RNA sequence: GGGCCUAUAGCUCAGUUGGCAGAGCCUCCGGCUCAUAACCGGCAGGUCGCAGGUUCAAAUCCUGCUAGGCCCACCA
Numbered sequence: 001g002g003g004c005c006u007a008u009a010g011c012u013c014a015g016u017u018g019g020c021a022g023a024g025c026c027u028c029c030g031g032c033u034c035a036u037a038a039c040c041g042g043c044a045g046g047u048c049g050c051a052g053g054u055u056c057a058a059a060u061c062c063u064g065c066u067a068g069g070c071c072c073a074c075c076a
Base pairs, nucleotide, nucleotide: 001072002071003070004069005068006067007066010025011024012023013022019056028042029041030040031039049065050064051063052062053061
């Protein structure tokens, strides 16, 4: 220098050929218990990496950039 993959909740990850942003875990609250754990129920938590474009509508399509990873090339 070239190519490919990844980026979504605090963590691990789904998200169908563009149409309401989700699950599990953690935290918190409640139930159960003499109490704790386990178990059961519930709430909260989001600039979908950043910027722009296309579209009635973008996590999703296009372009550029950032960060991480992999491969190739170059380099005395």